[in-house]
């Protein structure tokens, strides 16, 4: 690079240095910024995706183990154990990532209110969905 899934309305920001842009790209909006933008380093913090530990539940599967009834077995029962699954569970040391604004928001499709002489076609706004493209994270090539 490109695939597959999961998830993107939460939550978390000082310093030092530098100096003008910045918010993925193309356009359009809306913001952020000389009270210091982008970047780099420090030090902090969010979060729980992966790893690792607990905790609880299970009508799941396994070792085990007891009762019945037995021909080869068969029913049923308990379990400090192990697995499997689930939980807006907990920890948080390691592997990521994040740390204005819903992935800032719209583009493509479509649901619905009003509103354009306005029934329907179409255009406009405002709420919803559902793509597309991103973006993390985990797998596999």
């Nucleotide at each position: 690079u490109g695939c597959u899934c999961a998830u993107c309305c939460a939550g978390a920001g000082g310093g030092a240095c530098u100096g003008a842009g910045g918010g993925a790209a193309a356009c359009g909006g809306c913001c952020c910024g000389u009270u210091g933008a982008a970047g780099u380093c420090c030090c902090g913090g969010c979060a729980a995706c992966c790893c690792u530990c607990c905790c609880c539940g299970u009508u799941c599967g396994g070792c085990g183990u007891c009762u019945c009834g037995a021909u080869c077995c068969g029913a049923g029962g308990c379990u400090u154990c192990c697995g499997g699954c689930g939980g807006c569970g907990g920890a948080a040391c390691g592997g990521u990532g994040c740390c204005a604004a819903a992935u800032c928001c719209g583009u493509c499709c479509u649901g619905u209110a009003c509103c354009g002489a306005g029934a329907g076609c179409c255009g406009g706004u405002g709420c919803g969905g559902g793509g597309a493209a991103g973006a993390u994270g985990a797998g596999g090539a």